[in-house]
Notes
Predicted 3D model of a 108-nucleotide RNA (SAM riboswitch aptamer (S box leader)) from Savagea serpentis. Model confidence (mean pLDDT): 84 of 100. The sequence is in RNAcentral, with records from Rfam. The source organism's lineage runs through Bacteria, Bacillota, Bacilli, Caryophanales and Savagea.

RNA sequence: UACUUAUCCAGAGAGACUGAGGGACAGGCCCGAUGACUUCCGGCAACCUACUUUCGAAAGAAAGCAAGGUGCUAAUUCCUGCAAAUCAAAUGAUUUGAAAGAUAAGUU
Numbered sequence: 001u002a003c004u005u006a007u008c009c010a011g012a013g014a015g016a017c018u019g020a021g022g023g024a025c026a027g028g029c030c031c032g033a034u035g036a037c038u039u040c041c042g043g044c045a046a047c048c049u050a051c052u053u054u055c056g057a058a059a060g061a062a063a064g065c066a067a068g069g070u071g072c073u074a075a076u077u078c079c080u081g082c083a084a085a086u087c088a089a090a091u092g093a094u095u096u097g098a099a100a101g102a103u104a105a106g107u108u
Stems, first nucleotide, its partner, number of pairs: 002107007013041001015040002021031003025081004042073003047069003051064005077100001082097006
């Protein structure tokens, strides 16, 4: 770099640092000097490992824990972006499924 599988309507600081940008992309709509982004600390969660309990002959399954590896910590992945169905006179609306993206684990 690419592929596979799973998940993405929950949760998480009135802290420190710095100082203008940020929310992947496009359109929209937002956040931001009443300090965004980054980093540190704190926190959330429980994907992988370890550990504990129960079931099982075993493989393994379920529950727990939060020590290790990640991740996350405005807004549903902020909304829409393609297709189908339904509704509507119509710009359109709703639902479902893709695509794209993110994260984890595995493979290359």